C1' cells in the first nucleotide's frame, strides 16, 4: 500500500430483505420482601446506532468517504 471483517446503552451482544417509539442480558438507581444483608419480585434512568455525505416518502440497515480495531496478502 491492497483485500476482507467488526464498530449499536457502563459491559457482552441481538436487530432477518429499508417501515412500530431502537431492544435483551448483566451492571446501576428506586421500591417491595427481610430484624438486617443476600436471593427473589416490580419499576426507572441510561443511545450522536464510530464520524460525515448521498439515495429514498422513510436509513442502525443501501452507496461513497473518513476514523479506530482485527485478520490476510505484498
Nucleotide at each position: 500500500g491492497g483485500g476482507c471483517c467488526u464498530g449499536u446503552a457502563g459491559c457482552u451482544c441481538a436487530g432477518c430483505u429499508g417501515g412500530c417509539u431502537a431492544g435483551a442480558g448483566c451492571g446501576u438507581c428506586c421500591g417491595c420482601c427481610u430484624u438486617g444483608c443476600a436471593c427473589g419480585c416490580g419499576g426507572g434512568a441510561g443511545g450522536u446506532c464510530a464520524g460525515g455525505a448521498g439515495u429514498u416518502c422513510g436509513a442502525a440497515u443501501c452507496u461513497c468517504c473518513u476514523c479506530a480495531g482485527g485478520u490476510c496478502c505484498a

Notes:
Predicted 3D model of a 74-nucleotide RNA (transfer RNA) from Candidatus Gottesmanbacteria bacterium RBG_16_52_11. Its Rfam family is "tRNA". Rfam links the family to the GO term triplet codon-amino acid adaptor activity. About the family: Transfer RNA (tRNA) molecules are approximately 80 nucleotides in length. The family's RNA type in Rfam is transfer RNA. Its mean pLDDT, the model's own confidence on a scale to 100, is 81.